SAM riboswitch aptamer (S box leader) from a Kiritimatiellia bacterium, 116 nucleotides, folded computationally. The model forms 97% of the base pairs in the Rfam consensus. The coordinates come from a structure-prediction model, not an experiment, and the mean pLDDT is 78.

[in-house]
RNA sequence: UACUCAUCAAGAGCAGCGGAGGGACUGGCCCGAUGAAGCUGCGGCAACCGCCUCGAAUAAACGGGGGACAAGGUGCUAAAUCCUGCUCCGUAAUUGUGUUCGGGGAGAGAUGAGAA
Numbered sequence: 001u002a003c004u005c006a007u008c009a010a011g012a013g014c015a016g017c018g019g020a021g022g023g024a025c026u027g028g029c030c031c032g033a034u035g036a037a038g039c040u041g042c043g044g045c046a047a048c049c050g051c052c053u054c055g056a057a058u059a060a061a062c063g064g065g066g067g068a069c070a071a072g073g074u075g076c077u078a079a080a081u082c083c084u085g086c087u088c089c090g091u092a093a094u095u096g097u098g099u100u101c102g103g104g105g106a107g108a109g110a111u112g113a114g115a116a
Base pairs, nucleotide, nucleotide: 001116003114004113005112006111007110008109013042014041015040016039017038021031022030023029025085027083028082043077044076045075048073049072050069052067053066081108086105087104088103089102090101092099
């Protein structure tokens, strides 16, 4: 880097350095000199991996299901993945293009695990 699977409306920030950007991209809308990105320290959240345990099955191991845990590996710690994009359904107004509002799916993205 591409592929497979799962999840994405919950949750959780202070300090130091730094000095103008940031929220992936588009269009919006936001955050930011009352200090952005980045780096560091110490916390926190969560439960993907993990660890412990119970039951079933079993010769055993792998694999599958339930419960609890948080030492470790990741991750996360403004706003739903901030909203949105393509498509479908409903809806309101309209001659119509197109538009409003609500919802479904896809795409894109993020994270984890797996496999190449």